Two RNAs folded together computationally: RNase P RNA and transfer RNA, 461 nucleotides in total.
It holds a member of the Rfam family "Bacterial RNase P class A". It is annotated as a ribozyme. Rfam's curators write: Ribonuclease P (RNase P) is a ubiquitous endoribonuclease, found in archaea, bacteria and eukarya as well as chloroplasts and mitochondria.
[in-house]
RNA sequence: GAAGUUGGGCAGAUGAUCGCCCGCCAAUUUUUGUGGCGGGAGGAAAGUCCGAGCUCCAGCGGGCAGGGUGGUCGCUAACAGCGACGCGGGGCGACUCGACGGAAAGUGCCACAGAAAAUACACGGCCCGCCUUAAGGCAGGCAAAGGUGAAAAGGCGAGGUAAGAGCUCACCGCUCUCCUGGCGACAGGGGAGGCAAGGCAAACCCCACCCGGAGCAAGGCCAAAUAUGAGGGGAAUUUCGUCCCGCCACAAAAAUUGGCGGGCGGAUACGGGAUGGCCCAUUCCGUUCGACCCUCGGGUUGGCCGCUUGAUCCGCCAGAGCAAUCUGGCGGACAGAUAGAUGAUCAUCAAAUACAGAACUCGGCUUAUGCCCAACUCCAGCU
RNA sequence: CGGGCUGUAGCGCAGUUUGGCUAGCGCGCAUGCUUGGGGUGCAUGAGGCCGCAGGUUCAAGUCCUGUCAGCCCGACCA
Numbered sequence: 001g002a003a004g005u006u007g008g009g010c011a012g013a014u015g016a017u018c019g020c021c022c023g024c025c026a027a028u029u030u031u032u033g034u035g036g037c038g039g040g041a042g043g044a045a046a047g048u049c050c051g052a053g054c055u056c057c058a059g060c061g062g063g064c065a066g067g068g069u070g071g072u073c074g075c076u077a078a079c080a081g082c083g084a085c086g087c088g089g090g091g092c093g094a095c096u097c098g099a100c101g102g103a104a105a106g107u108g109c110c111a112c113a114g115a116a117a118a119u120a121c122a123c124g125g126c127c128c129g130c131c132u133u134a135a136g137g138c139a140g141g142c143a144a145a146g147g148u149g150a151a152a153a154g155g156c157g158a159g160g161u162a163a164g165a166g167c168u169c170a171c172c173g174c175u176c177u178c179c180u181g182g183c184g185a186c187a188g189g190g191g192a193g194g195c196a197a198g199g200c201a202a203a204c205c206c207c208a209c210c211c212g213g214a215g216c217a218a219g220g221c222c223a224a225a226u227a228u229g230a231g232g233g234g235a236a237u238u239u240c241g242u243c244c245c246g247c248c249a250c251a252a253a254a255a256u257u258g259g260c261g262g263g264c265g266g267a268u269a270c271g272g273g274a275u276g277g278c279c280c281a282u283u284c285c286g287u288u289c290g291a292c293c294c295u296c297g298g299g300u301u302g303g304c305c306g307c308u309u310g311a312u313c314c315g316c317c318a319g320a321g322c323a324a325u326c327u328g329g330c331g332g333a334c335a336g337a338u339a340g341a342u343g344a345u346c347a348u349c350a351a352a353u354a355c356a357g358a359a360c361u362c363g364g365c366u367u368a369u370g371c372c373c374a375a376c377u378c379c380a381g382c383u
Numbered sequence: 384c385g386g387g388c389u390g391u392a393g394c395g396c397a398g399u400u401u402g403g404c405u406a407g408c409g410c411g412c413a414u415g416c417u418u419g420g421g422g423u424g425c426a427u428g429a430g431g432c433c434g435c436a437g438g439u440u441c442a443a444g445u446c447c448u449g450u451c452a453g454c455c456c457g458a459c460c461a
Stems, first nucleotide, its partner, number of pairs: 001379001003377008012349007020040007042355001046366002049364005054215004061280004066211005071085005086100001087098004101206002106204002108200003123146001125142003129138003154172002157169003173195001174193008219305004229296005238267004243263007269287006298460003312333009384457007393410004403441001412428005434450005
């Protein structure tokens, strides 16, 4: 000097003038308005991809279905996040990437080509024997080399053989087993086996673990107005009683008893609902009354709370830990609108520019984007 | 602000469930024939990297992830 890798930081500053949203204070009489003081977008506020808080659903209980996660150990309120480690891939390297459980539980798929695609198989070939005019034919043996394919049933070398073949042997790989180290993923070593068990689970599935649903237009309160309007769908039972009422048996009155009907209460059954599906359990309502559901129509377009100080963030110090993170102390900071504020102009700093604007709140991930710094790696040149 | 759905030829749609050999259909477009000319009719043909990017797989419109664009629904009372 050039090419990279990783980590961190900034997101214009200061002053003047005018203006917008919120809070507090002052005077006045509630509102309004005025004056003073204080606060006023981001690293991603974004995508809404995960995880929670919070609120409602009668409850959040069990099972099925469904969905999600997937090396190990830890961190965390939780997570698909983060840290460390293991294994595998990439890079000369700094470093980086990995949906990284199971294919000997079962099912399914593997197009075309090829002899054969998972019960292996023989196209062209190689070898031995016999027949025959050397070509060729018949009967056997072989799977090493050739060809096909994304993938060909352990690889390579030597021995061996008619030719060959784990047929035999060494090395490598694989399977089983034992020992050692490690919390563990796993690693190292010994022994046995002649090799059986191809790939796909981001195919169904199996294993382990996790998950109730909806979302601040959640939800609560006040006020105003209208037609508890129209149409359609619309389920389901029996029994008991020291209870009450009415009628009848009994010509009249009263009492008792019995029967019938109604009410009330209890038990039981059935039906429907209860913010995703099914079953059980729970609970509410109903069983001849119309719950509930769908469609159309009617009214309002107001206010308050939720709402911003919270698993919060920043700085310094101490401690535990390799780290993520946790514990303690001190100090500091903190928008809350509801048609929606956070802006404009000028001056100086050499210059002022990317992506982009809060809407219940947090923790992450991903994506968009300008500039600066540090450490490290590799290459080239010079000393 | 929240929730859901869809992107395939100029336009409207299939195909995605269960990955496979050359991605189809209708209208439209181009050329030729038919006609005096046009329409109609007949015949032939062009036009697609399935919104974009990456991954899984031998193989992706189809499966997975990210991203872009468009569309739809949701106020309260009675």